[in-house]
Context: one part of a larger RNA
RNA sequence: GAUUGAACGCUGGCGGCAUGCUUAACACAUGCAAGUCGAACGGUAACGACGGGAACAAUCCCUUCGGGGUGAGUUCCUGGUCGACGAGUGGCGGACGGGUGAGUAAUACUUAGGAAUCUGCCCAGUAGUGGGGGACAACCCGAGGAAACUCGGGCUAAUACCGCAUACGCCCUACGGGGGAAAGCGGGGGACCUUCGGGCCUCGUGCUAUUGGAUGAGCCUAAGUCGGAUUAGCUUGUUGGUAGGGUAAUGGCCUACCAAGGCGACGAUCCGUAGCUGGUCUGAGAGGAUGAUCAGCCACACUGGGACUGAGACACGGCCCAGACUCCUACGGGAGGCAGCAGUGGGGAAUAUUGGACAAUGGGCGCAAGCCUGAUCCAGCAAUGCCGCGUGAGUGAUGAAGGCCUUCGGGUCGUAAAGCUCUUUUACCAGGGAUGGUAAUGAACUCUUUUACCAGGGAUGAUAAUGACAGUACCUGGAGAAUAAGCUCCGGCUAACUCCGUGCCAGCAGCCGCGGUAAUACGGAGGGAGCUAGCGUUGUUC
Numbered sequence: 001g002a003u004u005g006a007a008c009g010c011u012g013g014c015g016g017c018a019u020g021c022u023u024a025a026c027a028c029a030u031g032c033a034a035g036u037c038g039a040a041c042g043g044u045a046a047c048g049a050c051g052g053g054a055a056c057a058a059u060c061c062c063u064u065c066g067g068g069g070u071g072a073g074u075u076c077c078u079g080g081u082c083g084a085c086g087a088g089u090g091g092c093g094g095a096c097g098g099g100u101g102a103g104u105a106a107u108a109c110u111u112a113g114g115a116a117u118c119u120g121c122c123c124a125g126u127a128g129u130g131g132g133g134g135a136c137a138a139c140c141c142g143a144g145g146a147a148a149c150u151c152g153g154g155c156u157a158a159u160a161c162c163g164c165a166u167a168c169g170c171c172c173u174a175c176g177g178g179g180g181a182a183a184g185c186g187g188g189g190g191a192c193c194u195u196c197g198g199g200c201c202u203c204g205u206g207c208u209a210u211u212g213g214a215u216g217a218g219c220c221u222a223a224g225u226c227g228g229a230u231u232a233g234c235u236u237g238u239u240g241g242u243a244g245g246g247u248a249a250u251g252g253c254c255u256a257c258c259a260a261g262g263c264g265a266c267g268a269u270c271c272g273u274a275g276c277u278g279g280u281c282u283g284a285g286a287g288g289a290u291g292a293u294c295a296g297c298c299a300c301a302c303u304g305g306g307a308c309u310g311a312g313a314c315a316c317g318g319c320c321c322a323g324a325c326u327c328c329u330a331c332g333g334g335a336g337g338c339a340g341c342a343g344u345g346g347g348g349a350a351u352a353u354u355g356g357a358c359a360a361u362g363g364g365c366g367c368a369a370g371c372c373u374g375a376u377c378c379a380g381c382a383a384u385g386c387c388g389c390g391u392g393a394g395u396g397a398u399g400a401a402g403g404c405c406u407u408c409g410g411g412u413c414g415u416a417a418a419g420c421u422c423u424u425u426u427a428c429c430a431g432g433g434a435u436g437g438u439a440a441u442g443a444a445c446u447c448u449u450u451u452a453c454c455a456g457g458g459a460u461g462a463u464a465a466u467g468a469c470a471g472u473a474c475c476u477g478g479a480g481a482a483u484a485a486g487c488u489c490c491g492g493c494u495a496a497c498u499c500c501g502u503g504c505c506a507g508c509a510g511c512c513g514c515g516g517u518a519a520u521a522c523g524g525a526g527g528g529a530g531c532u533a534g535c536g537u538u539g540u541u542c
Base pairs, nucleotide, nucleotide: 001542002541004539006538007537008536009535010534013389014388015387016386017385018384019382020381021347026345027344028343030342031341032340035092036091037090040089041088043085044084047083048082049081050079051078052077053076054075055074056073060069061068062067099300100299101298108225109224110223111222112221113220114219117217118216122213123212124211125210126209127208128207129206130164132162133161139154140153141152142151143150144149170179171178172177184205185204186203187202188201189200192199193198226272227271228270233263234262235261238260239259240258241257242256243255244254245253275297276296277295278294279290280289281288282287302323303322304321305320306319325336326335327334328333353379355378356377357376361375362373363372364371365370392422393421394420395419402413403412404411405410428478429477430476431475432474436469441465443463486531487530488529489528490527491512492511493510497526498525499524500523501522507514508513
C1' cells in the first nucleotide's frame, strides 16, 4: 500500500446493488417448511345444488269472520342423485429442493482413463393388454387403556393381492428342455345389439414384456492434495491363489482350503490439524494466504447401531434397538429431536423479522381446473461493504462584529459571514403511475386435416380474467436555502504552527523518542493538513 462475512470509539442526509452466528455440530417454547390425485376404489363426516316427506301464513287465496286452503319462504327429516369431500384402501412424490462442516489426510476431492453394472418419470421402436379367484381397511358390533393406541368378530371395492392362459424378444441350461406378464379409467357417438347398466365403435390416457437412447447413480485404475522422525518399523482377512456365497456389478466384500506374502526413509504405521474444488485476497510475476456469499462434489441430521420399503435411502421434518436429555402420566406406560424459515435462552468483540406472496422462475401431484411449496420472488433491520448523489450557486471589502496572534503599526480566520440576485437535486406535500404478463390457462367464434360424428391435435383472428412487490420505481406540479458534516492528525518518518496551562508531574507513543519553568511531541485554544457520510483504532492475510 492493498485486503476483510469484521469488531470497537466518535459521527451520520439519501438512493442502488450486494452481504449479514466466523463462537456452543450448545439446548430449544410457538407457528409454518411435503404433499397431491374422486379421470384407481369402496364410500359420505362437512359445505352447496337438486329430488322426496313433514310442520308452520300478520304476509298469498277463500271466508258465513268461527275458520279453511296453499306452501313462495323458513325449520326439521331424508336420498350419494350432482358439485364436491373429512377419514380410509390405492398410486406418485416424501432419496428433490433447503441446512450445516462435526467427522474425513483418503472409502474424500481434482484431473485423465476404464469395465464387470443398475436407472422411476422422459424420448424412439416392437409385441401384448385374454380369462378367473380369494381377501383386508374404511364401516358395523364388542372389549381393553389415563393417554398414545391396541385387540376380537362380521360385511365390502379397486389401477391393492394371487393363480390360469399366452411368450416374438427376455432369463437359466445351452442339445432336448425348463421359468416368468398385465389394469383399467375418461370423453364422444351414426348405424347395429341390449337385461337399458351397457355392449360396440372411436379418441385420449394408463398397464405388461422387451430393445435402443437420454439422464442420474454405483464400481475400478493412475497422478496430485497440510504439519510432525522428540512417530521406524507396520500388517493375520493381513498379501495372493482355488472353490463357493453375496451384490445391480468387479473384488477378501464374506466363508472354507492352500501358499507366505503385502507396505515402508520416493516416509509405511502413529500423532496433530483440516471438508475438497472452481475460485477469492495479495503480488510485476513466481509464489504466499484462504475456501464466507455463488457454483460442482463429499459427509452429516440429538449420540451410536440396524435394516425395511423403493428405480433410487441404510432415509434431516420415515421405522426399530440402545444411550443422554426434555416433556406428559391415573406410575401401568407414552411423546420428542430447528446443522429447514422466522424466533428464544446460552456462548461471544460480534451477525437481522416469530413479515408478504405463490404474481414471476422452478419443483411435487393432477387430463385439467387447481392444490402444496419459509425453494424462490419480495419487503423489514444493519454505513457491514462497493458505487452514485447531496448538504447550495453567483455576487459581495466598510476587509464589519467577534475570536486568536502581535514587534501594538498591524496580521489572520476571510468573500468567509451579513446583504443582494438565483437554483430546487435530495428530504417534504399534491396529482398521475409502470415494465416484470405478446406467456400459460379457461370461455366463445371461424378455418384446415382425419372422420359417420365427437373428442383430441395443429394453425389464425379477436375479447375478457389473473402482480406479493406497490400506489413502489418513475413522471409532473408546489413551497422554500429551506431538511443534511464529521473524524483523525500537525517533532522526524509524514502533508500541516503559534499562544496559554503543566513542570520527569499529569500524560503521549507505530519506531526514533517527548515532559525536570520559555514543550511546534502532554492538556486546551486559535490556525492549518488529510480523508469525507464517513473517519480513526484493533485484529486478519499478502